[in-house]
């Protein structure tokens, strides 16, 4: 320093039920479980899904504008372990 995750161990996150709390809503936090991860750490610049109090229409919404998912995918960045 490169480029993998078969097989091991140290530690590490933690789906859904539910149960509190915030948000117009999608969702987020905590709690609680453990379906899973090798970046399931970070980061909404891209693609995608959902959402949208505003916002558009005579209404029907999803064009606008706001959000929301990093545990949809791709990308950036950092980073444990370990056979080469």
């Nucleotide at each position: 320093u490169u480029a993998g995750g078969a097989a091991a161990a140290a530690g590490c996150c933690a789906a859904a039920a539910c149960c509190g709390u915030u948000g117009u809503a999608a969702g987020g936090c905590g709690g609680g479980g453990a379906c899973g991860g090798a970046a399931a750490g970070c980061c909404a610049u891209g693609g995608a899904u959902c959402u949208u109090u505003g916002c558009a229409u005579a209404a029907a919404g999803a064009a606008c504008u706001g959000g929301a998912u990093a545990g949809c995918c791709g990308g950036g960045u950092u980073g444990c372990c370990u056979g080469g």